[in-house]
RNA sequence: GGGCCGGUAGCUUAGUGGUAGAGCACCGAUUUAGCGAACCGGAGGUCAAGGGUUCAAUCCCCUUCCGGCCCA
Numbered sequence: 001g002g003g004c005c006g007g008u009a010g011c012u013u014a015g016u017g018g019u020a021g022a023g024c025a026c027c028g029a030u031u032u033a034g035c036g037a038a039c040c041g042g043a044g045g046u047c048a049a050g051g052g053u054u055c056a057a058u059c060c061c062c063u064u065c066c067g068g069c070c071c072a
Stems, first nucleotide, its partner, number of pairs: 001071007010024004018055001026042003030038001048064005
């Protein structure tokens, strides 16, 4: 330099056009003498950035940034 894959909550990740979910972690309630476990609830996301297509974009297209793999 070229090709491919990926970037979504603090972490691991699902979601391939129609209001962004889950597990763990965190906070609160129940329970316990207390802690843990269990169970119930809650908060937490400018979906890497910019632009384009569309009535509508995490999703499709272009560019850039970051990470991984392959080729040279």
Overview
Transfer RNA from a Candidatus Aenigmatarchaeia archaeon, 72 nucleotides, folded computationally. The RNAcentral record of the sequence draws on ENA. NCBI's taxonomy places the organism under Archaea, Nanobdellati, Candidatus Aenigmatarchaeota, Candidatus Aenigmatarchaeia. Rfam family: tRNA. It is annotated as a transfer RNA.